Predicted 3D model of a 104-nucleotide RNA (SAM riboswitch aptamer (S box leader)) from uncultured Spirosoma sp.
[in-house]
RNA sequence: CUUAUCCAGAAAGACGGAGGGAACGGACCCGACGAUGUCUUGGCAACCAACCCAUCCCGGGAAAUGGUGCCAAUUUCCUCCCGCUAAUUAGCGGGAUAGAUAAG
Numbered sequence: 001c002u003u004a005u006c007c008a009g010a011a012a013g014a015c016g017g018a019g020g021g022a023a024c025g026g027a028c029c030c031g032a033c034g035a036u037g038u039c040u041u042g043g044c045a046a047c048c049a050a051c052c053c054a055u056c057c058c059g060g061g062a063a064a065u066g067g068u069g070c071c072a073a074u075u076u077c078c079u080c081c082c083g084c085u086a087a088u089u090a091g092c093g094g095g096a097u098a099g100a101u102a103a104g
Stems, first nucleotide, its partner, number of pairs: 001104006011041005019030003025078003042071003047067003051061003075098001080095006
């Protein structure tokens, strides 16, 4: 950079000791009943490989062996654009941007 997905799912122990939830701001939330983080174990899921079917390509299936990933809250929510509804601000839907993960 490209493609796909992102309202589902899945926690215990140990270490450690103050902020943390990606980034500016705001909201909201988690946190001395010990969060975030690290490690171990366990689990979730099924992106890739391996397996079966088909095969020019695209693909379909099963399983959980391997490579990743993930295990508070929709990617916690909002910001920009469009549409609808209601009225000066809010709700809903779609898109964009940013981000995360996988494969290339």

The coordinates come from a structure-prediction model, not an experiment, and the mean pLDDT is 82.